This is a predicted structure of a 74-nucleotide RNA (transfer RNA) from Obscuribacter sp. (SeqCode). Its Rfam family is "tRNA". The family's RNA type in Rfam is transfer RNA. The RNAcentral record of the sequence draws on ENA. RNAcentral records the identical sequence in 6 taxa. Its mean pLDDT, the model's own confidence on a scale to 100, is 81.

RNA sequence: GGCACGGUAGCUCAGUUGGUUAGAGCGGGCGACUCAUAAUCGCCAGGUCGGGGGUUCGAGCCCCCCCUGUGCUA
Numbered sequence: 001g002g003c004a005c006g007g008u009a010g011c012u013c014a015g016u017u018g019g020u021u022a023g024a025g026c027g028g029g030c031g032a033c034u035c036a037u038a039a040u041c042g043c044c045a046g047g048u049c050g051g052g053g054g055u056u057c058g059a060g061c062c063c064c065c066c067c068u069g070u071g072c073u074a
Stems, first nucleotide, its partner, number of pairs: 001073007010026004019057001028044005050066005
């Protein structure tokens, strides 16, 4: 340099051939339970969906460019 795959919450990830609320588990906060702690249960907060542009009535999803990670290859 070329090719493939990935980048979504603090972490690990899901997200259906574009559709009206962007989610789960863990973690965090608060509460319930308990003499107390752990476990368990309930509630809550937390997101420029890597960045920019385009297509569309509508984009996490499609197209283009860029950044970055992993692997393969010369």